This is a predicted structure of a 93-nucleotide RNA (ZMP/ZTP riboswitch aptamer (pfl RNA motif)) from Streptomyces clavuligerus. It matches the Rfam family "ZMP/ZTP riboswitch aptamer (pfl RNA motif)". A reference for the family is Jones and Ferre-D'Amare (2015), "Recognition of the bacterial alarmone ZMP through long-distance association of two RNA subdomains", Nat Struct Mol Biol. Its family is annotated with one-carbon metabolic process and regulation of purine nucleotide biosynthetic process in the Gene Ontology. RNAcentral records the identical sequence in 2 taxa.

């Protein structure tokens, strides 16, 4: 030159389902667990600042798309269900 992590703030933001009086309105579905609008939640991603550590050609990071598996996180709480998203690890590629 850079960079892991933490905090603060900014932008973007997947996913935000059904029933139990269960975000609101309108419309469906139960062989279902959706659609539209609004509201709220929101992991995660990308800059910025600060703190702390590493670092002098290394540290850190990358090593695709895609697919299998594992772990964790997200939708106001609880219970019973349904269906997704994201991150990491690992293997194949």
């Nucleotide at each position: 030159a850079g960079u892991a992590c933490g905090c603060a703030g900014g932008g973007c933001g997947a996913c935000u389902g059904g029933c139990g009086u269960a975000c609101g309105c309108g419309g469906a579905a139960u062989g279902g667990a959706c659609c539209g609008c609004g509201g709220g939640g929101g992991a995660g991603c990308c800059g910025u600042g600060c703190g702390c550590g590493c670092g002098g050609g290394a540290a850190c990071g990358a090593g695709a798309a895609c697919g299998a598996g594992g772990c964790g996180c997200c939708g106001a709480c609880c219970g019973c269900c349904u269906g997704g998203g994201c991150g990491c690890c690992c293997c194949g590629g």